[in-house]
Molecule: transfer RNA
Organism: Candidatus Woesearchaeota archaeon
RNA sequence: GCGUCGGUGGUCCAAUGGCUAAGACUCCGGCCUUCCAAGCCGGCAAUCCGGGUUCGAAUCCCGGCCGACGCA
Repeated sequence: GCGUCGGUGGUCCAAUGGCUAAGACUCCGGCCUUCCAAGCCGGCAAUCCGGGUUCGAAUCCCGGCCGACGCA
């Protein structure tokens, strides 16, 4: 340099073009308990960036950045 795959809360990981972005762990609050842990209930928190297509984009298209792998 070229190609393929990937980038979503603090972490992991879902989501046929219909989103009010799901779930687990963590964190915070409450219940329970003599206390802690466990358990139960609730809450905070995310789509890498810029354009395009579309009534509607995390998703499709183009460019960029970053990462992994392969080729050279």